[in-house]
Transfer RNA from Candidatus Giovannonibacteria bacterium RIFCSPHIGHO2_02_FULL_46_20, 71 nucleotides, folded computationally.
Its Rfam family is "tRNA". By type it is a transfer RNA.
The sequence is in RNAcentral, with records from ENA.
Lineage of the source: Bacteria > Bacteria candidate phyla > Candidatus Giovannoniibacteriota.
RNA sequence: GCGGCCAUGGUUUAGUGGCAGAACACGUCCUUGCCAAGGACGGGGCGCGGUUUCGAUUACCGCUGGCCGCA
Numbered sequence: 001g002c003g004g005c006c007a008u009g010g011u012u013u014a015g016u017g018g019c020a021g022a023a024c025a026c027g028u029c030c031u032u033g034c035c036a037a038g039g040a041c042g043g044g045g046c047g048c049g050g051u052u053u054c055g056a057u058u059a060c061c062g063c064u065g066g067c068c069g070c071a
Stems, first nucleotide, its partner, number of pairs: 001070007010024004018054001026042005047063005
């Protein structure tokens, strides 16, 4: 330098055009003499810029970062 794959709450991830979900973690409450365990509720997320579309986390282009291969 060229090509491929990946990027979603703090972490691990599902979703792939119309509402963003789960687990763990975190907060409040219940339970308990206290802790742990358990239960109820809650906060927090689509890497960045553009294009297409009535509508983009999703499709297309570029960029950034990571991994792999080739040179």